[in-house]
Predicted 3D model of a 256-nucleotide RNA (Bacterial large signal recognition particle RNA) from a marine sediment metagenome. Of the family's consensus pairs, 91% are formed in the model.
RNA sequence: CGUGCUAGAUGGGGAGCUAGCGGUGCCCUGUACCCGCAAUCCGCUACAGCGGGAUCGAAUUCCUCCCCGAGGCUUUGCGCGAUGUCCGCAGCGCGUUGGCACUGUACGACGUGGGUCUCGUGCGGCGUGAGCCUGUGAACCGGGUCAGGACCGGAAGGUAGCAGCCCUAAGCAGGUACUCACGGGUGCCACGAGGAAGCCUGCGCCGUCGUGUCAAAAAGCAACGGGCGUAGGUGGAAGUCGACGGGAGGUGCACG
Numbered sequence: 001c002g003u004g005c006u007a008g009a010u011g012g013g014g015a016g017c018u019a020g021c022g023g024u025g026c027c028c029u030g031u032a033c034c035c036g037c038a039a040u041c042c043g044c045u046a047c048a049g050c051g052g053g054a055u056c057g058a059a060u061u062c063c064u065c066c067c068c069g070a071g072g073c074u075u076u077g078c079g080c081g082a083u084g085u086c087c088g089c090a091g092c093g094c095g096u097u098g099g100c101a102c103u104g105u106a107c108g109a110c111g112u113g114g115g116u117c118u119c120g121u122g123c124g125g126c127g128u129g130a131g132c133c134u135g136u137g138a139a140c141c142g143g144g145u146c147a148g149g150a151c152c153g154g155a156a157g158g159u160a161g162c163a164g165c166c167c168u169a170a171g172c173a174g175g176u177a178c179u180c181a182c183g184g185g186u187g188c189c190a191c192g193a194g195g196a197a198g199c200c201u202g203c204g205c206c207g208u209c210g211u212g213u214c215a216a217a218a219a220g221c222a223a224c225g226g227g228c229g230u231a232g233g234u235g236g237a238a239g240u241c242g243a244c245g246g247g248a249g250g251u252g253c254a255c256g
Stems, first nucleotide, its partner, number of pairs: 001256005008056003011029004019045005033053005062250006071241006078235003082230007091221002096216007104209001106208003110204007117194006123187002126183006132175005142167004150159003
């Protein structure tokens, strides 16, 4: 070096089950022969699945040790979260009671003033009349002035006096600011007196109702803090097993 064999390999691990080991089932790893058996299990006993078959085969592949570490399991004077119970602080708070304040087209009682009612007075207004004012107003029987004319007178002068003009009495017409008298189905006027009941209205006071506020005890509500538990969800710590992967070492026989 070649040929043929053998040990061995053709998956491993965790929890669980079990006196224990391994398997079926679950989970992790990750790719890795086939058939039969098995959870009220199956097969075994420290060489610890059994039975039957197939392939590879002394090394990338088998055996041992180390590292790494998926994942599982155990523990916990630990954190977070969940939950039960007790306590505490403050809060909200239905309804209740009391105090205070406020308000009311609220309700009721009482007191009081006013009005509504009666009488009187005043004032105003209205009406009537008078005064007053304006105008008019007398053929003669009103006044003044009296032309003309008349009368007396010698004259000077005097007397009466019509018309006209002016004025006025009674009267008439009008006005109505002012004055007076009288009157009334007169007045959001003033004053005084009286006033049974009712009504209207202002004020006071009391009670009830209402609103606000404070206080008391208090059902209930949710939150916060603390104590003691419960389960073991999650994170951490410690312990334990540990797949995959990496490293080191080790392991035959026969013949040519």
The prediction has a mean pLDDT of 76.